[in-house]
This record gives sequence, structure tokens and C1' cells, in this order.
RNA sequence: CGAGAGUGGGAAAGUGUCGCCGGCCAAGCAAUUGGCGGGAGGAAAGUCCGGGCACCAUAUGGCAGCGUAGCGGGUAAUGCCCGUCCACCGCGAGGUGAGGACAAGUGCAACAGAAAGCAAGUACAGUUCGGCUGUAGUGAAAUCAGGUAAACUCUACGUGGUGCAAGCCCAAAUAGGUCUGUGUUCUAUGGCGGCCAGCUUGAGCAGACGGGUAGGGCGCUCGAGGUCAGGGGUAACUCUGAUCCUAGAUGAAUGGCACUUCACGACAGGACCCGGCUUAUACCUACUCUCGGUCU
RNA sequence: GCACCCGUAGCUCAGGUGGAUAGAGCAUCCGCCUUCUAAGCGGAGGGUCGGAGGUUCGAGUCCUCCCGGGUGCGCCA
Repeated sequence: CGAGAGUGGGAAAGUGUCGCCGGCCAAGCAAUUGGCGGGAGGAAAGUCCGGGCACCAUAUGGCAGCGUAGCGGGUAAUGCCCGUCCACCGCGAGGUGAGGACAAGUGCAACAGAAAGCAAGUACAGUUCGGCUGUAGUGAAAUCAGGUAAACUCUACGUGGUGCAAGCCCAAAUAGGUCUGUGUUCUAUGGCGGCCAGCUUGAGCAGACGGGUAGGGCGCUCGAGGUCAGGGGUAACUCUGAUCCUAGAUGAAUGGCACUUCACGACAGGACCCGGCUUAUACCUACUCUCGGUCU
Repeated sequence: GCACCCGUAGCUCAGGUGGAUAGAGCAUCCGCCUUCUAAGCGGAGGGUCGGAGGUUCGAGUCCUCCCGGGUGCGCCA
């Protein structure tokens, strides 16, 4: 210098002005006014996993179903992460792996091949003349405990259901109506939305038709939270101390205009909250390592 | 917000228990028939099975991740 591998960081910066959504303070009977301060992301996305939280027995036993799969560790938990063994790919740095069992049973195997597994038996050579041994040939696989489980299945472990439209409170509304079926304590039905048992509930329930209402508050953001320092650990991660407060909307806010600078601006926006995975992404940038070439 | 379903030829659908080259009807094109057209008869073209990756000897079919389209769910009760 060229070609790569791995682990990251940032995600335009700033000033003025006019708005939008919350919070705090002050004035006012109130409407409102003034001041101070805050206002999207690394993925807020897909909703693919795991948890918190809420309700139903503070969720019990069995079957079915679903999920996971070397070994060890981390974690609230995981299908995630870290370490390591093995297999495959790469010259290498490294990358990928749904990586238990076909020595329980069942199924499947196109074409080729004598033959693809209750069997039949090719060619050549050897032979103790027994398809007994070796070789060849076909194929992904050939009597080898054959291949195949992202085929059924088996083994081990895990798994109750529903999701903030959970759930609680206030308000509004009246046709809490009609018909049919079913049930009323030896029990229907609901919790229980796969089934059975068991617990509990205890007079209604199911279907069809028809009617009314569709507003507000809580849940709601301080949390397995961030940053820094020190300690433990190969690492993931964790312990201790200090310090910081950083959106809570509900037709749903974070924008418009003017100007300056630069590397000339991508993918995209919260909706109960976290931890992961996956996918999208202009440009800038840090560190470590590998291979090849050249120079000293 | 949550739960769930579907993508195969221009259109409507089969195939789904993996087996070589994915079919059918309508439509399109060519030929025959007819004076000409329609109908009818014969033939042909057209698909990377929504996309990418994986499992397998082999994938439309099995698995994973995306893309597009669609459906249902309030309270009185």
C1' cells in the first nucleotide's frame, strides 16, 4: 500500500423568533396571565422469544398440545449472552451449527444399481465349497448394530389461561325487552377459551332478533434505571460507594421561518414497562488482528 | 394495542403423505374451417410457486426471518 476479520462509538452543531404537549412556582373568585425548566430511537419497527405487572383457586393432579436439546456458567428469565469440546467452511484472522436417540417401534428412499432391508443375490479372484472372504461397480446411503427424526416417534427438561381493549373507580343510558332451547340442589352455568379430575360459584345460561351508551379519572412512569470510581471473574456478568432524574400524549405534542458552520444529513418516530433476537440504515470515526506485496 | 388467516401462469383455482420436466379452465398467439367474423377443431408460448436463508441426495411441500394483503376483539350483559 492492497485485500479482509472482529469488537465498538456517533447519528449534524448553534443562534434568534413564532407555535405544540406535560411539570413546578406566583397572581386571580374564575376564565386566564406571567416566570422557570423538560420534551423520541439505535432501532421507538416486526411482535419473534423471555420476564415484570393485572385479573381469574397467592393456579393443584393427569392426559393431550407446544417449546427446548453437546458440556459448564451468567441472568428476574429466555429459544438470549459468555466460555469450551466436536463437526463443517476459510491459506489465515475467524465464521456457521434446531449438535440427545434410528443399539425400542413404524414409515420413507426418485434416478442409477443384481440388490434400498419380511428378501433376492451381479462381475472377477480366493476358498475349509457355506453367498464364506476380498475387490470392482451404482448411489446420499450397500448385512454395516446401513441412511433418514427442520419423518412419525422415544428420552430428559420446561410450560395454567388471558393481555393495559389486563384491571379498578365515577358518570351516562334503559326495551336489564321479545322468541326458541336448556336447567333449578343427585345440579345447570361461570372461573376453565383443548379434555378429565379436583376446588369454587349457586339460578340462571346459550342462540336469534331488537334497543341504549360510546365521556372522564386511576393504572402511567423512579426503573431488574443511567453515569463515574474501586473490587471479583478468562468472559458474559456482578458487588460496594458517589452522583443524576431523563416524554407520558389519547385524533394523539416534539414543528415552521431566518441565519451561521461542516463531513451536506440515511433508516425512521413513543402509546403499560423492561431484557434479548431479527429486520431497515447516508455518512463519519476508535481499537485489535490476519493474508499478500514493497521498502528499511 | 392484542389475536389470527392468506399469497402458485394475465385472471380463477388444483397439487400440500418431499421424488426428477408444477397442472386445469378462461384469456393471448398461430393454423384449419367460413365469402368474412363469431362459435368449433388442432397446436404453441407464458411460472425462477410472494422474497431471502437453512435442513435433505433432492423443497411448491419441512424450518427460520422478512414483504404484501385481509379478518376479528368495547360497555349495559